The RNA shown here (transfer RNA) has 74 nucleotides and comes from a Patescibacteria group bacterium.
RNA sequence: GGGCCCAUAGCUCAGUUGGCUAGAGCGUUCGCAUGGCAUGCGAGAGGUCGAGGGUUCAAGUCCCUCUGGGUCCA
Numbered sequence: 001g002g003g004c005c006c007a008u009a010g011c012u013c014a015g016u017u018g019g020c021u022a023g024a025g026c027g028u029u030c031g032c033a034u035g036g037c038a039u040g041c042g043a044g045a046g047g048u049c050g051a052g053g054g055u056u057c058a059a060g061u062c063c064c065u066c067u068g069g070g071u072c073c074a
Base pairs, nucleotide, nucleotide: 001073002072003071004070005069006068007067010026011025012024013023019057028044029043030042031041032040033039050066051065052064053063054062
């Protein structure tokens, strides 16, 4: 210098041919059960989907640029 892959909640990830309100597990907060803990059950909070732009009636999803990380080639 070039090719490819990844970036979504505090952590690990799903969301695959664009379309209901962006989700799960763990964690966290509250409540119930217990004398208390563990544990179980119920409820809640938490996201401008890495950044900027474009296409579209509509973008986490498609296109371009950039940033960070991984990997291969030279």

Source information
Rfam family: tRNA. Rfam classes the family as a transfer RNA.